[in-house]
């Protein structure tokens, strides 16, 4: 000086993931924390009635009012948490006498619908800086009163810009 780890305090962000109450057990010993169980409040989520919406595609046969209906066989599933969608290049295969023409895995690059952040909330507008994944169900769920189920997790950060208008706290 610098870089790891441990621990304690300060203050903030994603995201529903917080609070309170009661027993029991440790830790300190005022006050209170920690785990573990049971109940309750919020806040998030799925599922689930009428109505209302929707009934894949292709190829062959019949019917028949040429609209459209049966009936085989084949190929494709769908849906949910979340902002996380969606569109382009490249990649590298196949056709071809040239020109080019189709198709395109992962990776990787350029946008993007949308999301988040700038520290007393909020709402709008300016600048700025990021993000734009990831897991589930398992053939099955459009909306959906009633009612019925689940979650209350992880994981970061200390860089912190300006205007307007509403309002909180504080101060005199």
């Nucleotide at each position: 000086a610098c870089u790891g780890g441990c621990u304690g305090c300060c203050u903030g962000c994603c995201g529903a993931g917080u609070c309170c109450c009661c027993a029991c057990g440790g830790c300190g010993c005022c006050g209170g924390c920690c785990g573990c169980g049971g109940g309750g409040a919020a806040c998030g989520g799925g599922g689930g009635a009428a109505c209302c919406g929707a009934u894949g595609g292709g190829a062959g046969c019949g019917c028949c009012c040429a609209g459209g209906c049966g009936c085989u066989c084949c190929c494709g599933g769908g849906g949910g948490c979340g902002a996380a969608u969606c569109g382009g290049g490249u990649g590298g295969a196949g056709c071809a006498u040239c020109c080019g023409c189709u198709c395109g895995c992962a990776g990787c690059c350029c946008g993007u619908a949308g999301c988040g952040c700038c520290g007393c909330u909020c709402u709008u507008u300016c600048g700025g800086c990021g993000c734009g994944a990831g897991c589930c169900c398992g053939u099955c769920a459009g909306c959906u009163a009633a009612c019925c189920c689940c979650g209350u997790a992880g994981g970061c950060g200390c860089c912190g810009g300006a205007a307007a208008g509403a309002g909180a706290a504080g101060g005199c």